Overview: Lysine riboswitch aptamer, 170 nucleotides, folded computationally. Its Rfam family is "Lysine riboswitch aptamer". Rfam's curators write: Riboswitches are metabolite binding domains within certain messenger RNAs that serve as precision sensors for their corresponding targets. Allosteric rearrangement of mRNA structure is mediated by ligand binding, and this results in modulation of gene expression.
RNA sequence: CCGUUUGAUAGAGGCGCGGACGCCAUGCGUACCGCGGGGGCAAGGCCAGGCAGCCGCCCCCGUGGGAGAGGGACGCCCGCCGAAGGUGAAGGGGCCUGCCUGGGUCCCCAGCCUGGGCCGUGGGAGAAUAUCCCCCGGACUGUCACGAAUCGUGGAGCGCUAUCAGUUUG
Numbered sequence: 001c002c003g004u005u006u007g008a009u010a011g012a013g014g015c016g017c018g019g020a021c022g023c024c025a026u027g028c029g030u031a032c033c034g035c036g037g038g039g040g041c042a043a044g045g046c047c048a049g050g051c052a053g054c055c056g057c058c059c060c061c062g063u064g065g066g067a068g069a070g071g072g073a074c075g076c077c078c079g080c081c082g083a084a085g086g087u088g089a090a091g092g093g094g095c096c097u098g099c100c101u102g103g104g105u106c107c108c109c110a111g112c113c114u115g116g117g118c119c120g121u122g123g124g125a126g127a128a129u130a131u132c133c134c135c136c137g138g139a140c141u142g143u144c145a146c147g148a149a150u151c152g153u154g155g156a157g158c159g160c161u162a163u164c165a166g167u168u169u170g
Base pairs, nucleotide, nucleotide: 002170003168005166006165007164008163009162010161011160014081016080017079018078019077021075022074024072032065033064034063035062036061037060038059039058040057041056044055045054046053047102048101049100050099051098052097084114085113086112087111091108092107093106094105095104096103115141116140118138119137120136122134123133124132125131143155144154145153146152147151
């Protein structure tokens, strides 16, 4: 000096990732509320069962009012480059009138999967022709390895590049 290996720090990928806020549409002339009219049921309604509590309950028509959430487009800012996304055991917490048992739903979360976005088929979520998620296929792109090296093949972010510090049987 080169290599091995461990750690720290910095960094790259680009229609890159996530979040807050603003605004717009959708949701929707829907839910719901008021008034008028008509009809059904007599035990039921408030997620299921039990106890308690409250209330008659449900449907249709006309008419006057009339949302929100979830999801999203765009703008802007912030934090970032396993960014983040998906799945999700056990356990814990919130909500569904109160308590108990169960169920549903949302959040946290071990582990596992995915380099990245784009396009397409199919499936799922969704009110949706929005949008999101997943499998598969395609080309592209960054990166590394190998080769017959303007190209091809393969791999995965537990990767790659740089610097520094340590390590060492080379």